[in-house]
RNA sequence: AGAGGUUGAUCCUGGCUCAGAACGAACGCUGGCGGCAGGCUUAACACAUGCAAGUCGAGCGCCCUGUUUACAGGGAGCGGCAGACGGGUGAGUAACGCGUGGGUAUGUUCCCUAGGGUACGGAAUAGCUCCGGGAAACUGGAAUUAAUACCGUAUACGUCCUUCGGGAGAAAGAUUUAUCGCCCCUGGAUGGGCCCGCGUCGGAUUAGCUUGUUGGUGGGGUAAUGGCCCACCAAGGCUUCGAUCGGUAGCUGGUCUGAGAGGAUGACCAGCCACACUGGGACUGAGACACGGCCCAGACUCCUACGGGAGGCAGCAGUGGGGAAUAUUGGACAAUGGGCGAAAGCCUGAUCCAGCCAUGCCGCGUGAGUGAAGAAGGCCUUAGGGUUGUAAAGCUCUUUCGGCGAGGAAGAUAAUGACGGUACUCGCAGAAGAAGCCCCGGCUAACUCCGUGCCAGCAGCCGCGGUAAUACGGAGGGAGCUAGCGUUGUUCGGAAUUACUGGGCGUAAAGCGCGCGUAGGCGGCUUGACAAGUUGAGGGUGAAAUCCCGGGGCUCAACCCCGGAACUGCCCUUGAAACUGGAUGGCUAGAGACCGGAAGAGGUGAGUGGAAUACCUAGUGUAGAGGUGAAAUUCGUAGAUAUUGGGCAGAACACCAGUGGCGAAGGCGGCUCUCUGGUCCGGUACUGACGCUGAGGUGCGAAAGCGUGGGGAGCGAACAGGAUUAGUUACCCUGGUAGUCCACGCCGUAAACGAUGAAUGCUAGAUGUUGGGCAGCUUGCUGUUCAGUGUCGCAGCUAACGCAUUAAGCACUCCGCCUGGGGAGUACGGCCGCAAGGUUAAAACUCAAAGGAAUUGACGGGAGCCCGCACAAGCGGUGGAGCAUGUGGUUUAAUUCGACGCAACGCGAAGAACCUUACCAGCCCUUGACAUCCUAAUCGCGAUUGGUGGAGACACCUUUCUUCAGUUCGGCUGGAUUAGUGACAGUUGCUGCAUGGCUGUCGUCAGCUCGUGUCGUGAGAUGUUGGGUUAAGUCCCGCAACGAGCGCAACCCUCGCCCUUAGUUGCCAUCAUUAAGUUGGGCACUCUAGGGGAACUGCCGGUGAUAAACCGGAGGAAGGUGGGGAUGACGUCAAGUCCUCAUGGCCCUUAUGGGUUGGGCUACACACGUGCUACAAUGGCGGCGACAGAGGGCAGCGACCCCGCGAGGGUGAGCAAAUCCCCAAAAGUCGUCUCAGUUCGGAUUGUUCUCUGCAACUCGAGAGCAUGAAGUUGGAAUCGCUAGUAAUCGCAGAACAGCAUGCUGCGGUGAAUACGUUCCCGGGCCUUGUACACACCGCCCGUCACAUCAUGGGAGUUGGCUUUACCCGAAGGUAGUGUGCUAACCGCAAGGAGGCAGCAGGCCACGGUAAGGUCAGCGACUAGGGUGAAGUCGUAACAAGGUAACC
Repeated sequence: AGAGGUUGAUCCUGGCUCAGAACGAACGCUGGCGGCAGGCUUAACACAUGCAAGUCGAGCGCCCUGUUUACAGGGAGCGGCAGACGGGUGAGUAACGCGUGGGUAUGUUCCCUAGGGUACGGAAUAGCUCCGGGAAACUGGAAUUAAUACCGUAUACGUCCUUCGGGAGAAAGAUUUAUCGCCCCUGGAUGGGCCCGCGUCGGAUUAGCUUGUUGGUGGGGUAAUGGCCCACCAAGGCUUCGAUCGGUAGCUGGUCUGAGAGGAUGACCAGCCACACUGGGACUGAGACACGGCCCAGACUCCUACGGGAGGCAGCAGUGGGGAAUAUUGGACAAUGGGCGAAAGCCUGAUCCAGCCAUGCCGCGUGAGUGAAGAAGGCCUUAGGGUUGUAAAGCUCUUUCGGCGAGGAAGAUAAUGACGGUACUCGCAGAAGAAGCCCCGGCUAACUCCGUGCCAGCAGCCGCGGUAAUACGGAGGGAGCUAGCGUUGUUCGGAAUUACUGGGCGUAAAGCGCGCGUAGGCGGCUUGACAAGUUGAGGGUGAAAUCCCGGGGCUCAACCCCGGAACUGCCCUUGAAACUGGAUGGCUAGAGACCGGAAGAGGUGAGUGGAAUACCUAGUGUAGAGGUGAAAUUCGUAGAUAUUGGGCAGAACACCAGUGGCGAAGGCGGCUCUCUGGUCCGGUACUGACGCUGAGGUGCGAAAGCGUGGGGAGCGAACAGGAUUAGUUACCCUGGUAGUCCACGCCGUAAACGAUGAAUGCUAGAUGUUGGGCAGCUUGCUGUUCAGUGUCGCAGCUAACGCAUUAAGCACUCCGCCUGGGGAGUACGGCCGCAAGGUUAAAACUCAAAGGAAUUGACGGGAGCCCGCACAAGCGGUGGAGCAUGUGGUUUAAUUCGACGCAACGCGAAGAACCUUACCAGCCCUUGACAUCCUAAUCGCGAUUGGUGGAGACACCUUUCUUCAGUUCGGCUGGAUUAGUGACAGUUGCUGCAUGGCUGUCGUCAGCUCGUGUCGUGAGAUGUUGGGUUAAGUCCCGCAACGAGCGCAACCCUCGCCCUUAGUUGCCAUCAUUAAGUUGGGCACUCUAGGGGAACUGCCGGUGAUAAACCGGAGGAAGGUGGGGAUGACGUCAAGUCCUCAUGGCCCUUAUGGGUUGGGCUACACACGUGCUACAAUGGCGGCGACAGAGGGCAGCGACCCCGCGAGGGUGAGCAAAUCCCCAAAAGUCGUCUCAGUUCGGAUUGUUCUCUGCAACUCGAGAGCAUGAAGUUGGAAUCGCUAGUAAUCGCAGAACAGCAUGCUGCGGUGAAUACGUUCCCGGGCCUUGUACACACCGCCCGUCACAUCAUGGGAGUUGGCUUUACCCGAAGGUAGUGUGCUAACCGCAAGGAGGCAGCAGGCCACGGUAAGGUCAGCGACUAGGGUGAAGUCGUAACAAGGUAACC
C1' cells in the first nucleotide's frame, strides 16, 4: 500500500467481498513445561448449607467454672464505639447523574492544635428471681438492682439568641501511679451537602409544553440557599440554537482501531453515581432514609399444634435455572489495610495465597553432529526414472524441560510464614516422557493420482461438480502457523462508502416548477478609539494507573518499580491590535432615485373584423356521395355530394413569422381602446451599503380533473357500429357524450427540461441576429459601445459525450438535494383537498449487481451504393400418373449402422441371392480367424481320391503325389507345423461434446490481418475511410499515415490459330498399283505428341481530373479474365465422420470376441425427396442408310461363319492394341397411321425360355408370345439454365460372376431471352439505432395457476407503559386533641409543668372504578410485494420493435 467481481472488451460511477489488528469470547481437532494476568457479557432469575461485623470487664451490676482466697476464664444483659467503611451489582437514570472549571447560604464522629472546665444532687430500668400466656417466634405482670444509661441544679473564658434592656445552654468517670476519658469553645485537616458556566446518544412520522407552573412578599422547614413547603399577590416561565414526548443508555480516567482526524467501546484496575426481593416510610446517628437495621404494603419461599410466625447471596464459596459460555461449598490472618480495645488481643470470604481452565500475553522444550547402497515402503511415471530424502536406519554426542535424590531462601525492623520443603542450587539416569492444526482454482504462499459423475458435496466473493475435477472425498507431495491451529460472532481499518482533514448533483443517485420575502448566514472604500473572537507571555488545575521516552528489578521476556514527558482541555492575570466583530464619524465604484429617449404576442377589461367549418332556408341539378391499403358501417330518389343566394352559431386567428420579441416561471399571436407591471439606452449637481442569498412562510403555477351557472361550430376520452386479425376491450373508418369555450371557486401536479439553483468578479476569439447610443463620411455603409439571443472555437474542465464570457473554466457567498438495485415515491401516521389525489415518508425481505459514456461486432418489417440465374425476360421441368430409388413411419426375431433446413433423403453404397454383413434365430470354439515371446514334439507343409455323420462349421475313415534350407556337420542355426502355458490377441462396443486426419458450408464471396508511426486515459481507431474505377482491398487520385503478409490476379492443365521437330500402327497431293492407302513410294496435308510463337487495352478516336479506367474501331484464329478446369484467405457452424484409417478415456474377455447354416437389410395402410417412362403427329410403327468422340480389353475383348423369331448358342481369326475387338452410334431421312385411351402409353399378370452363378423360393437381369392398368400436360407451391449453354440424341467407363432409370465421362443436333434492379433470397462496403454479445431462433413485460417468505389492512382480542377524574387510605412524619395513664422538676398538700397511650384531620404507597393516549403480540378474511423448474395467455418495450418512445 491494495485486490476480486457488472462488460465480448473499455473507462467511469457504485454497492458487495477479501487480505490487517483486536476480544472477559464460544465451538471443532489437538495438547509437554513454566511465569504473569483473566474468568456469568445471559435470568437485577430463585436460592439449600457454611462463613462474610464485631469489639470493649481499664463504663456497669449479676450469674457460672477452675484453682483457691486471691486470681484466671466464661455467659446473657445494661452501656460505649463501630455496623453510613470495606465487599457486590449496573436494574434505574438523558439528569448538575457524570466530566471539567468555578462558587458558598452549610455542617463535619474519630484526628491535630489553642483556651477553659470536670461542682452538687435525684429517679428509674434490663439482667436476675417469682407468677403467667404461646406449638414456636416471642411476650405479660410483680418484686429488686448498677453505671461513662437517664434527669435536675450550680457555674460560663469562649459560644448562641436578642426588641440591645437582657436571655439561653455543660460535664463521667476508671485506676496503686502513670495515664485513658468526659464537657464547652478556637483554628486546622479529612470527608461531605448545596449552587453555577461549558460538554455529554439517536427520533420532528414527538411542535408546542407548563398552574407550585415563573416571579414577588411574609412565614415554615433544613446543617445550609431555594416553591423545598404554605398563605397572599402578579401572569408569568420554557421552546425550531429543538421545549415537551417517546426510545436507548450508568458516566469518566481509559480500552480497541486508525497515518491522523475520527469511529467503536466503558470487562479487569482506578474515580464518581445509583441500587440491595418489589414499592412506600421514617427512626437512630457526626454521617443512612441504611446490602448482612426497623415499620407497612405486595409477590414468592419455608415452619406451624392453623391460632400464628420466619426469610431476602447484585458479600465469599456453592446449588438449581437460563445459556454457545465463565472456576473451589480450599488455606491463612504471615504480610498490607480496616473495626473495637489503654493493651495483650479478638474479628476481618477486605486481603494475601493455593486449586481449576491453553481464556489471553510472554518464555522454553520435543534433541545435536555425521550419515548415499540416495535402503525399504509409499506416491507418481513418458517404465528410463522422479519424489518423500540426510529424512530414516547406523555411528558419535548433549541433557534444557520433565523424572528421582540431597540442600534450601528472601518476603520480618526483636517475635510471628498460609504460600511451602515453594523459588533456587547441586547430584543421578537416559534420546530417553513431549506435535499438531489449517490450507494448496483466482484473490493468496503451496500440485499430482485415484474415487465420484449437477450425485455426494464445497463455497468469504467470483464460482466449482452433468466421465479425463490442481475447487467435492481419499492418498502422496507441498505451503503456512505452531502448544496451538482453524471456524463463528463482534469492533475499527481498508471505505475519500457521510468526505472537518477529504466527495458530489447536464447524461451515473442528486437543482425545489417559478417568484416575493421572515429568521439566519455572508457582505464595498475609509478615520480614530474598544478588545468579544484572534494571538504572545505567566499562573492554577488537568487524581493515580494507562500510552510514550530514559533508567532499574525478576536468568530473558511478558510483568513490576523509579524518573521524565504528555494529558492537544478549562479557569485566572497581563500584553498586542493586522484580520473578523460591536459601537462612532466620513466616502461613492454596489444598490436605489431623478430627467430624456426606445422596443415588445408582458398582464387586465371592453369593443370589433374577415376567411374557414357546421347548421338552417331558397334555387340549379341527378345518382351517387363519403371513406380506405382494400372495404364496409354512414349519407342519398322523402333529391344527397356538387354549385349559387341569404341567414345563424361558436371557436380559432392563415399570410406577416424569424434558433425574432416579451415575461420570474407556467406562458403570451387578428384589430382598436381603457388601466397597468417590468426591461434597455443616454444623461445628472440626489440618497449613502440602503446589498446578496433565503430554512419555515406566502403568492403564481400547462394540461387533465372537480363544483355552480352559462355556452356548444369544429375536434373529441367513454360508448356504438364497420373493418383488420387466430383473437383484440387497439392501431384504420363512420358516428358520438363528457370535455375543450366563458364567469366564479377548487386542484397544485408535468420529460414544469437547458434534465444545468440564485448573485458577483475574472479568463483568446470568429460569425449571424434583436433593441438602443456614439464617431466617421460616400446617407447607407464602416468602426465602436451597452443590453439580449444563436452558431463555431482556444485555454481550462470532463469518465467520456461534451461545455467553453449565456461555462459544465477560475474563485467567493447563500439555499436546496444525493449516498447500491429492487421493495417504493409504496405502507402507516400527520397536514392539505369536495373528490380524484397531493405532500412529508419508512421497514421487513431480497439481489451482486443496477447504472453512465464510449468501443468492436451482430441485428433492424433503418438509410445509401453495389453484386449474384436473386428477381424480371425466356426455355425446359418437378408437384398429378405408373414404375425405379432413397428417407420417414409402421411392422418384424431382425428389418444392422450412420447422414436431418439450405449444407440428410439415386447420400456413405464405383453395384445386399451366399459372401459382403456390422442385424436376428440356431449350432459350435475359448491363447482363440490374426501378431510377438516361451516350452515341448515333429520335419513338414501342401495338393489330391473316395466315403460316413451332420444344415454346416466340424468330426472320423481312406487313395495318390511329395519328403525343408543353411552348415563350422554339433539336433548348431533358420524355417514350417502341431500341442501346452501365460503374458496377450480381438471388439463395425460407447463417447465426432476428449481428439488427429479428411470433408461439407458461407464462397471463388473479396475479404482477413500485421510491423512501425500517429490519435485516444482506455477498449480501440487510423492504414482498410473518401472521389472515381474494376470481376476483384483491381487500379488511380486524395489523405497521419508509410510499408508488408494471407487472399484476388498471374504462374499450372486443357480446348481454339500458326510455326518447327518426328513420321508408325496415322495420312495420301503428286507417280505407279489394288476389290480396298491394299502395296511401292512420299511425309506436302489431316492427325499424333514434343518444343516454340501469339493477346499486352499494344494501336487509333472519344469520354474522364491530363489518372486509373470505360465506350467505339482497326488488325487478328482469338479482344479486353478468349472458353473450361485445378486452385478455396482469417474464420463460422462443439457442422459431418471413433462404421475408411489413427487415437485418449471407458466398457466386454467360455463373450459385446471367433466360426457356421438359414433368415433379414428387398417387409407395406401411408407420407416426402430424387429420377425414369409417358400422356402423343416436332409423334408411333415400318423401310432406307450416312456421319462421332472418348474410353475399355488376356480367368479379357471376341471378328467372320453356322443355328435360333429372340435373349442367346456353336466355332474361335485377330489383338496385351493410333494395327484386332467391343462398335450398332442415335436423333436423321422416306413411307404409313390421322386425334382415339388410339398402331399413344407401357404398368401389371399368365406362360415358355436365355445367361451368370455352388445356388436365382424369399431376392437377379434378359428374351418370345399373350395381357394392356393409370395417364389426355398436372392445385397451392417449386427447381434448373445466359451459348456450343438449355433442350434433345445416343455412346463409353468404373465397381462387377451376374444385376442401373444411379454415378462419372464423351460426342451429335442445337435454341429463346435479359427492358431493368422496384420487389423476393443470399452476399459485399459505408452510415444510423440498439436495453442484443449463446449476438433477433436475441432480449424482454404483465395477468393467471402452484409453492414459499416477510409486510400492510382487518371485526376483535391479550398484554406493557402512561394520562385525567374519582374511590380506598397501611406504616409514618407533622399539626390538633388528649376526659385514659404518668418516676425525676415545682409544690406541705390538692395539684401544676412536662410526657405517653388513644382519637379525629391533611399528605401519601399499594389497590379499585371510569374515560383516554401510546406501544407490542395474536387474529377469520383480505391487499399488494419478493423469490422460485423448462407452467398458461398474449407481445407491451429494446431496430422506425413493426401504431416512435416517454412524462

Predicted 3D model of a 1447-nucleotide RNA (small-subunit ribosomal RNA) from an uncultured prokaryote. Model confidence (mean pLDDT): 85 of 100. RNAcentral holds the sequence, with entries from ENA.